RNA sequence: UUCAUCCUUCGGGGCAGGGUGGAAUUCCCGACCGGCGGUGAUGGCAACGGAUGUUGUCUUAGCCCGUGACCCGCAAUCUGCGGUGGAUUCGGUGAAACUCCGAAGCCGACAGUAACAGUCUGGAUGGGAGAAGGAUGUU
Numbered sequence: 001u002u003c004a005u006c007c008u009u010c011g012g013g014g015c016a017g018g019g020u021g022g023a024a025u026u027c028c029c030g031a032c033c034g035g036c037g038g039u040g041a042u043g044g045c046a047a048c049g050g051a052u053g054u055u056g057u058c059u060u061a062g063c064c065c066g067u068g069a070c071c072c073g074c075a076a077u078c079u080g081c082g083g084u085g086g087a088u089u090c091g092g093u094g095a096a097a098c099u100c101c102g103a104a105g106c107c108g109a110c111a112g113u114a115a116c117a118g119u120c121u122g123g124a125u126g127g128g129a130g131a132a133g134g135a136u137g138u139u
Stems, first nucleotide, its partner, number of pairs: 003137008017029003031119002033108002035067004043058006062106002071083004088104005110122003
C1' cells in the first nucleotide's frame, strides 16, 4: 500500500412570538432545519522556493452528480433484485463558478390527529447510505 473476509463502535436537525377558531406546533403571519458519498476557484495548516508560486493535507453544495430512509412490485423470510424517488435562478468577480460573494426564491416519505404537519406523535431501543478503528489472509 491493493484486494478479500470478518469483528467492534458510531451513524438526522427543526415552529420562538403572534392571528383565527369549540378544536390547529397541522390553516394564516412569522420562525426554524438541512443524512451520506463525489465534485469543487473557499478557507486553514505544513513543506519547498529569493519571489510569482508549487506540492501535500484538512475543510467548503438541502435544490450539480450519485445515494439512504419511506413507498410499490417480484422473489422470499437470512435477506436479495427491480422500480419510484423533492427543489435555483439572477447579479458580481474571474480564463473558468448551478459549488465562491451578494440578492431573491424553492423543496421536503408514510400512518395518526379535536383541523390539512419538512418541524408534533408513531412504525423506530428498527433500518440505513456510510464513517472510524481493529483482526486474518493477500498484492
Molecule: FMN riboswitch aptamer (RFN element)
Organism: Thermoflavimicrobium dichotomicum